[in-house]
Molecule: SAM riboswitch aptamer (S box leader)
Organism: uncultured Puia sp.
């Protein structure tokens, strides 16, 4: 940089000790009944990966091999385990007395290339 996904899911212990929720602003939350970080163990999910099944296709005299869509299983590589990516910010639209709601963008996160 490109593509896909982001409403679901999943926490205990030890060390430590004041912050944390990406950044800015504004909210709203979490935190001395222990934040962040590190370690151990456990778990979630299924992007990559592996096995396998149906169907289709290609090659082959044939067995068979390979490719693609979809499904099932596993969990090796990552990732993740408060709150929608915590919410808003920019644009468009709906509704309302006020509140507010929906869609898109931007930014971000993760995976694969």
């Nucleotide at each position: 940089c490109u593509u896909a996904u982001c409403a679901a899911g999943a926490a205990a212990g030890g060390c430590u000790g004041a912050g944390g929720g990406a950044a800015a602003u504004g909210g709203c939350c979490c935190g001395u009944u222990g934040a962040a970080g590190c370690c151990u163990u456990g778990g979630c999910a299924a992007c990559c990966u592996g096995u396998u099944u149906u169907c289709a296709g290609u090659u082959u005299u044939a067995u068979a091999a390979c490719u693609g869509c979809a499904g099932a299983c596993a969990a090796g590589g990552u990732g993740c385990c408060a709150a929608c990516u915590c919410c808003a910010u920019c644009c468009c639209g709906g509704u309302u007395a006020a509140a507010u709601c929906g869609g898109g963008a931007a930014a971000g996160a993760u995976a694969a290339g």